[in-house]
Context: one part of a larger RNA
């Protein structure tokens, strides 16, 4: 802007796209078949491969706002304990999030209509013929449904429910706090009738045993108060901080004949 009132959900599927793989082993069965040698179909059941979707419980990766060791130097007067720079200085871990080499699921069964090809029934042409008429015949990863995903500008702009119409109304945006969302945008949640973030408190995970005082040794040091101190992104709690006071859009029962 359209969809012939506005507005809020909920949908239907025209039409579009994805997907579509396969190998081995085992039973049937050492069976039919074959002189042996060797060796099926037809069914059925088990591993996998490559690919693709989704996820981080598990194993790993990363994790420059976490811990914690350790070298030079500079500084805090000074010891002792901190900080600053040196590729995050190096080093040894590592939440949350991302993530693959981890997990985990997927290709399908079915159904229809067929090719090519095999029939039934059958005449023209007393016979034969799968075809001329018939078939409530068969027959492939192709096709069309089926699984998955998008979809009514599908202008033949659908359907369904609710809701407002003399109230600035249903209802929407400005503004704000934000994150399952993001590049602005957009989407979602929140805005005191509040748990949206930050702050705090306790849990969780990480790290690994602070300082400080104390005993222990001649000293590095070790042992004690003690699973100590610290601690980002995770859970709950909790109005202590900010989501302030407002503002704007939005109407006359809905076109014309």
């Nucleotide at each position: 802007u359209g969809u012939u009132c506005g507005a809020g959900a909920u949908u239907u599927g025209a039409g579009a796209g994805g997907a579509g793989c396969u190998u081995u082993c085992c039973c049937u069965a050492g069976u039919a078949c074959g002189a042996g040698a060797g060796g099926a179909c037809c069914g059925g059941g088990a591993a996998g491969g490559a690919c693709g979707g989704a996820c981080c419980g598990c194993u790993g990766g990363u994790c420059g706002a976490c811990c914690a060791g350790u070298u030079g130097u500079c500084a805090c007067a000074c010891c002792u304990g901190u900080g600053g720079c040196a590729c995050u200085g190096c080093u040894g871990g590592g939440u949350a999030g991302c993530u693959a080499u981890g997990u985990u699921c997927g290709g399908a069964a079915g159904a229809g209509a067929u090719a090519a090809c095999c029939g039934c029934u059958g005449a023209a042409a007393g016979c034969a013929u799968c075809u001329a008429a018939g078939c409530u015949g068969g027959g492939a990863a192709a096709c069309u449904c089926g699984c998955c995903u998008c979809a009514a500008g599908a202008c033949c702009a659908g359907a369904u429910c609710u809701c407002g119409c003399u109230a600035u109304u249903a209802g929407a945006a400005c503004c704000g706090a934000u994150a399952u969302a993001g590049a602005c945008u957009a989407u979602g949640u929140c805005g005191u009738u509040g748990a949206u973030a930050g702050g705090u408190g306790a849990a969780g995970g990480g790290u690994g045993g602070a300082a400080a005082c104390c005993a222990u040794g001649c000293a590095a040091a070790u042992g004690g108060u003690g699973g100590a101190g610290c601690u980002u992104a995770u859970u709950c709690a909790u109005a202590c901080u900010a989501a302030u006071c407002g503002u704007u859009c939005g109407a006359u029962u809905g076109a014309u004949u």
This is a predicted structure of a 257-nucleotide part of an RNA (large-subunit ribosomal RNA, domain VI) from Hydrotalea sp. NCBI's taxonomy places the organism under Bacteria, Pseudomonadati, Chitinophagia, Chitinophagaceae, Hydrotalea.